[in-house]
Bacterial RNase P class A from Yoonia sp., 391 nucleotides, folded computationally.
Its Rfam family is "Bacterial RNase P class A". Rfam classes the family as a ribozyme.
RNA sequence: GCGGAUGGCUGGAUGGCUGCGGCAGCAAUGUCGAGGAAAGUCCGGACUCCACAAAGCACGGUGCCGGGUAACGCCCGGCGGGGAUAACCCCAGGGAAAGCGCCACAGAGAACAGACUACCUGACAUGUCAGGAAAAGGUGAAACGGUGGGGUAAGAGCCCACCGCGCGCUGGGCAACCAGGGCGGCACGGCAAGCCCCACCGGGAGCAAUGCCAAAUAGGGACCGCGUGCGGCGUUGAUCCGGCAACGGAUAUCACCCGCAGGGAGGCUUGAACCCGAGCGGUCCGGGUUGGCAGCUAGAGGGGGUCUGGUAACAGGCCCCCCAGAUGAAUGGUCAUCCAACCGCCGGUAUCGGCGGGGGACAGAAUCCGGCUUAUAGGCCAUCCGCGCAG
Numbered sequence: 001g002c003g004g005a006u007g008g009c010u011g012g013a014u015g016g017c018u019g020c021g022g023c024a025g026c027a028a029u030g031u032c033g034a035g036g037a038a039a040g041u042c043c044g045g046a047c048u049c050c051a052c053a054a055a056g057c058a059c060g061g062u063g064c065c066g067g068g069u070a071a072c073g074c075c076c077g078g079c080g081g082g083g084a085u086a087a088c089c090c091c092a093g094g095g096a097a098a099g100c101g102c103c104a105c106a107g108a109g110a111a112c113a114g115a116c117u118a119c120c121u122g123a124c125a126u127g128u129c130a131g132g133a134a135a136a137g138g139u140g141a142a143a144c145g146g147u148g149g150g151g152u153a154a155g156a157g158c159c160c161a162c163c164g165c166g167c168g169c170u171g172g173g174c175a176a177c178c179a180g181g182g183c184g185g186c187a188c189g190g191c192a193a194g195c196c197c198c199a200c201c202g203g204g205a206g207c208a209a210u211g212c213c214a215a216a217u218a219g220g221g222a223c224c225g226c227g228u229g230c231g232g233c234g235u236u237g238a239u240c241c242g243g244c245a246a247c248g249g250a251u252a253u254c255a256c257c258c259g260c261a262g263g264g265a266g267g268c269u270u271g272a273a274c275c276c277g278a279g280c281g282g283u284c285c286g287g288g289u290u291g292g293c294a295g296c297u298a299g300a301g302g303g304g305g306u307c308u309g310g311u312a313a314c315a316g317g318c319c320c321c322c323c324a325g326a327u328g329a330a331u332g333g334u335c336a337u338c339c340a341a342c343c344g345c346c347g348g349u350a351u352c353g354g355c356g357g358g359g360g361a362c363a364g365a366a367u368c369c370g371g372c373u374u375a376u377a378g379g380c381c382a383u384c385c386g387c388g389c390a391g
Stems, first nucleotide, its partner, number of pairs: 001387010012338007020033005035362001039373002042371005047206004054270004059202005064078005079093001080091004094197002099195002101191003116137002119132006145163006164186001165184003169180004210294004220285007229260004236255002238251005262276003301322009339360001342357006
């Protein structure tokens, strides 16, 4: 200097005039006011409501190991596999000997298969028949181990060396795994982002949740399904008798109370707790309300500096600064100057300077937060890899 890889920052600035919303204030006025993705609605939560603690099933999600986090399908570090010369990037990364299923076409043959072209042997004869073999070639995404040697009529793990595979041992590591040695038959492939098996996790709906106030209507109508019990105690009520009263006795489920069964309501079952003893659920028709307030924004908060621990993600401590809450939906408009990329002209060896043009991406909070994914004109910074040159 050129090319590449990873990470990060910014994404216009200043001034005048003017227009909005929140908060404070009697007022004047002051102060604050869209993002790195606010987007997608893909995950995880906080919060609210639904009776559901616990266990199981169904259904769904994740899938190497260790760590982080409120949690996650996220992040960090490592292991294994693949791509790249490398920096680095990618992986839907448990199980194929529990079972089922699939591997089209081509090909001889696609899982315990197989002879099309070549090969070897024998007989007859220039082609046929019988036998051997699957090492060469071909088909295919993939051909029942690979390379080399020996051996053979030609061949084959038939034998040998190395690799691969299986079993087992030793060492390192928390582990996933790695390294080394020994023994051995040399073999029954792939797909589980096919069903499935295993391990772990998971209730549903969502701020249009939910709660309050005001107002109005018709306390509306029709239909369907399940269900609408049994026993006991005794005066806490009820009734009857006696008594002025206190009180005493009797009756009985009408009430209270107790027990047993029963019903109810988030997918199902069991079942804790709760409600009910009459209610619960479903379908259709019709009417009223479309107003206001809360939820509503100070937190698992954001930014910066520093210390401790940790490889890191991150955790903890200290100091400083900061914070939109709209509700048909505010945060804008206009003028001027400057400026980034880019283009043209002039000067100039390069760097650079002057003049003119030019014009700034993706995009807009709506309950909030942690992630992931997608979009992004231009500019800047840091580190690393490869190549070339000079010293």